[in-house]
RNAcentral holds the full RNA, with entries from ENA. The part of an RNA shown here (small-subunit ribosomal RNA, 3' major domain) has 474 nucleotides and comes from an uncultured Cytophagaceae bacterium.
Context: one part of a larger RNA
RNA sequence: UGACGGGGGUCCGCACAAGCGGUGGAGCAUGUGGUUUAAUUCGAUGAUACGCGAGGAACCUUACCUAGGCUACAAUGCCUUUGACGUAUUUAGAGAUAGAUAUUUUCUUCGGAACAAAGUGCAAGGUGCUGCAUGGCUGUCGUCAGCUCGUGCCGUGAGGUGUUGGGUUAAGUCCCGCAACGAGCGCAACCCCUACUACUAGUUGCCAUCACCUUGGGUGGGGACUCUGGUGGAACUGCCUGCGCAAGCAGAGAGGAAGGUGGGGACGACGUCAAGUCAUCAUGGCCCUUACGCCUAGGGCUACACACGUGCUACAAUGGGCUGUACAGCGGGUAGCUACCUGGUAACAGGAUGCCAAUCUCGAAAGCAGUUCUCAGUUCGGAUUGUGGUCUGCAACUCGACCAUAUGAAGUUGGAAUCGCUAGUAAUCGCGCAUCAGCAAUGGCGCGGUGAAUACGUUCCCGGACCUUGUACA
Numbered sequence: 001u002g003a004c005g006g007g008g009g010u011c012c013g014c015a016c017a018a019g020c021g022g023u024g025g026a027g028c029a030u031g032u033g034g035u036u037u038a039a040u041u042c043g044a045u046g047a048u049a050c051g052c053g054a055g056g057a058a059c060c061u062u063a064c065c066u067a068g069g070c071u072a073c074a075a076u077g078c079c080u081u082u083g084a085c086g087u088a089u090u091u092a093g094a095g096a097u098a099g100a101u102a103u104u105u106u107c108u109u110c111g112g113a114a115c116a117a118a119g120u121g122c123a124a125g126g127u128g129c130u131g132c133a134u135g136g137c138u139g140u141c142g143u144c145a146g147c148u149c150g151u152g153c154c155g156u157g158a159g160g161u162g163u164u165g166g167g168u169u170a171a172g173u174c175c176c177g178c179a180a181c182g183a184g185c186g187c188a189a190c191c192c193c194u195a196c197u198a199c200u201a202g203u204u205g206c207c208a209u210c211a212c213c214u215u216g217g218g219u220g221g222g223g224a225c226u227c228u229g230g231u232g233g234a235a236c237u238g239c240c241u242g243c244g245c246a247a248g249c250a251g252a253g254a255g256g257a258a259g260g261u262g263g264g265g266a267c268g269a270c271g272u273c274a275a276g277u278c279a280u281c282a283u284g285g286c287c288c289u290u291a292c293g294c295c296u297a298g299g300g301c302u303a304c305a306c307a308c309g310u311g312c313u314a315c316a317a318u319g320g321g322c323u324g325u326a327c328a329g330c331g332g333g334u335a336g337c338u339a340c341c342u343g344g345u346a347a348c349a350g351g352a353u354g355c356c357a358a359u360c361u362c363g364a365a366a367g368c369a370g371u372u373c374u375c376a377g378u379u380c381g382g383a384u385u386g387u388g389g390u391c392u393g394c395a396a397c398u399c400g401a402c403c404a405u406a407u408g409a410a411g412u413u414g415g416a417a418u419c420g421c422u423a424g425u426a427a428u429c430g431c432g433c434a435u436c437a438g439c440a441a442u443g444g445c446g447c448g449g450u451g452a453a454u455a456c457g458u459u460c461c462c463g464g465a466c467c468u469u470g471u472a473c474a
Base pairs, nucleotide, nucleotide: 001474002473003471004470005469007468008467009466010465011464012463013462015458016457019421020420021419022418023417026313027312028311029310030309031308032307033306034304035303042053043052064299065298066297067296068295069294070293077122078121079119080118081117082116083115086103087102088101089100090099091098092097105114106113107112125288126287128286129285130284134282135281136277137276138275139273141271146185147184148183149182150181151180152161153160154159165176166175167174191265192264193263194262196233197232198231199230200229201228202227206222207221210220211219212218236259239253240251241250242249243248315414319373320372321371322370323369324368325367331362332361333360336355337354340351341350342349343348380411385406386405387404388403389402390401391400427450428449429448430447431446432445433444
């Protein structure tokens, strides 16, 4: 000087407390461990692994296994030679592949170029090892308020001071004081979305006033309004009162759409964990080179006495069923989304129309109204299984989703323990998107609808910040 203390002081955080809802019990989904296997490819492992890499494992992917094949190669550059390559038909084969038949060059500045095959060498190839050789990227402490420097001063020196002290703040934020005076990286602000508004612009959006009809903003028309999107304004403790030297705090006073950082996002200092990643990529070294490279078919990654994590659905009446009826936002759409009609109980199919979309389309649910069930393992719950179908796709056996019908398991609110959340939040309800032929999506990322309770407080648990103290630790 740090680190540590079941030392002290001050302070903060859904850290506790106060509340609401969960997990832990059940079934299923998914990931992991373990076991099994020819293979169950690899990585991630306290917090900071475990719905994680994977934002789509039937083939492909795919790295694994079995079997069949290739050895200058599956891909690429240069050199030499040849002229085809391709397409169609066909034989063997699981296919890769190996043949057969037919057809046969294109452009041209006539040098050549494109493509293919053969040869030859330089060279290739490796998801093989090392993340403890690395770059890049990332997690975490932590959006915590810290981490430093120049000059000066103090100290023999390591170092200190500044950065401590008194206040204040979300903040090393600001003020006052001070052997310090300044500065940098962080904080804040500048950026984006959102809340109010002025101007501007009115199509595909809107419809107050006027007119017409087929009653639909449909048409004429209009720019007022909604909305869209461009440029501005607006919030700064600016004003008032009290306290205070000041910074600031309180009243949440006035005004205001918004009040004290208005609400969200992006943004992550010096560093820590030899944290993670050589399997995104790049890369040093090592290793393989008729194989640890490459091609193909089938299988596996989906196994299953079990254990754990994360979720979904429930255990019902604030509910289940049936009928009617109302209201979103973000987004997507041409190998696509599909109105409408017809068939089918339905998944869907057959027609048909509009839309490269503020124009057409995907397109709400909880809610509300009525009715039924009457507390039961039930008209709760839907696992499992049988049968019949639909769709995607060469192909649904291993191993897809969906529909109909039958079946109708566990489960009656969950031990010890443990998690999330402070407001348009929790809870609850549906919708969209990426990936994607299809889908194992209950996941992820977004969007809107309905919409709470509680916070006395900081003694305690956990983590952190500053000062101080002890130390046989570095």
The prediction has a mean pLDDT of 81.